Small-subunit ribosomal RNA, 5' domain from a Bacteroidota bacterium, 518 nucleotides, folded computationally. The coordinates come from a structure-prediction model, not an experiment, and the mean pLDDT is 86.
Context: one part of a larger RNA
RNA sequence: GGACGAACGCUGGCGGCGGGCUUAACACAUGCAAGUCGAACGAGAAGCCACCUUCGGGUGGUGGAAAGUGGCGCACGGGUGAGUAACGCGUAGGCAACCUGCCCCUAGAUUGGGAAUAACUCCGGGAAACCGAAGCUAAUACCGAAUAACGUCUUUCGGCCGCAUGGCUGAAUGACCAAAACUCCGGUGUCUAGGGAUGGGCCUGCGUAGGAUUAGGUAGUUGGUGAGGUAAUGGCUCACCAAGCCGACGAUCCUUAGCUGGUCUGAGAGGAUGAUCAGCCACACUGGCACUGAGACACGGGCCAGACUCCUACGGGAGGCAGCAGUGAGGAAUAUUGCGCAAUGGAGGAAACUCUGACGCAGCCACGCCGCGUGGUGGAUGACACCCCUAUGGGGCGUAAACACCUUUUGUGAGAGAAGAAGGCACUGGUCGCCAGUGUCAGACGGUACCUCACGAAUAAGCACCGGCUAACUCCGUGCCAGCAGCCGCGGUAAUACGGAGGGCGCAAGCGUUGUUC
Repeated sequence: GGACGAACGCUGGCGGCGGGCUUAACACAUGCAAGUCGAACGAGAAGCCACCUUCGGGUGGUGGAAAGUGGCGCACGGGUGAGUAACGCGUAGGCAACCUGCCCCUAGAUUGGGAAUAACUCCGGGAAACCGAAGCUAAUACCGAAUAACGUCUUUCGGCCGCAUGGCUGAAUGACCAAAACUCCGGUGUCUAGGGAUGGGCCUGCGUAGGAUUAGGUAGUUGGUGAGGUAAUGGCUCACCAAGCCGACGAUCCUUAGCUGGUCUGAGAGGAUGAUCAGCCACACUGGCACUGAGACACGGGCCAGACUCCUACGGGAGGCAGCAGUGAGGAAUAUUGCGCAAUGGAGGAAACUCUGACGCAGCCACGCCGCGUGGUGGAUGACACCCCUAUGGGGCGUAAACACCUUUUGUGAGAGAAGAAGGCACUGGUCGCCAGUGUCAGACGGUACCUCACGAAUAAGCACCGGCUAACUCCGUGCCAGCAGCCGCGGUAAUACGGAGGGCGCAAGCGUUGUUC
């Protein structure tokens, strides 16, 4: 000198764009953050209409709420950095050892049956959470059956190829395995097989902090055979057998730490760092476990144990903000319990649409960067103004002010007023799963930005420093006191170094100090 997710002191006009718990992965009140589909299914409240009525109501139709079965989603998106020195990450490869819902392409199929069950009715238990018995019912829910091959496996016979285990492929043979319908009749689904795309899993070379005041470590340990398990290789697990395996090229142990693209600095080499944004990983009160599923060992799912908090009728139950706000605590320190799904993106749906604290916006904070303003021009009687200095003549403040003319960024008031909207729906027409035209619906931000007019210099300057380094000097006070200080050093009676004043110098809506780093 540069930089910062900064903090503190004094000060503070505006705008744009960014940023905002670095500490206690401490505990959390409250609200919201993941639903959706009636074009899979049964049932169907209120309301409305009609009929009947013993005036209590009943029946039928329409209607479609809340719930239930079923499907898809909930493994994405969002948060955090605790753990991890590791194939975790980065980079380059491998899988002849693998999986992949939704999506795309290709081929074929979608036959015919059955038994249940929730909702509902009714009975019972419980303080509650909730649970049990009986009876009824549907399906794209569940279960047999049929049909099967270019599918899987067995056996047999070939062909081609390879980097070892082997891979690809042809024919025959036998065994085995599937489905679901809905419809507005346009379609949308379902099943099987092959391929693609996307996403993942596993393996390997190299790179990836400090300590030797850590020198030996290791029994599933190292390898083999066999078996189990997995989508898949493998001591991943198990039985048996062998005695190996790692280590001064630093094993093991201890400490510290998420990694990277990047960021800061530097001429570079390098050093430091890993906030925001992006990729990967790990975690979700602590520890463990599996279930479902294409995918989880699953933040707002489940079970067990533990700590903590809450409810209880003491028998038993409920909970998990490292989602968005917000609260307490800790701390030098870090924001609103805001608006909207209008846009972008996501889930479901044929769609309309619904949901979305992702996201888009707004609020707070000079936390940062950038831009603008606090006026411009003229004006000497250089004002006996105040204030300061003085050799008392004068000098400084100082074109500064007054005064004159001008401007109006900003401000206040008024007017006008966006883009961001692509699209959806309806109708019409067409060379009709699209296109065109017309109409209509939809903007949180926001009556915001931007523009125009009126008014009037009007609303707007501070902070640090002035001994040398280092730009900037005098007076008074103080008297090794009070104090200053980054280093050298100042202060003991004329202190340019302390405190004040005048003046000056430097930056400027900031200026200084502290901390960290180059």
Its Rfam family is "Bacterial small subunit ribosomal RNA". NCBI's taxonomy places the organism under Bacteria, Pseudomonadati, Bacteroidota. The sequence was found in a public genome assembly.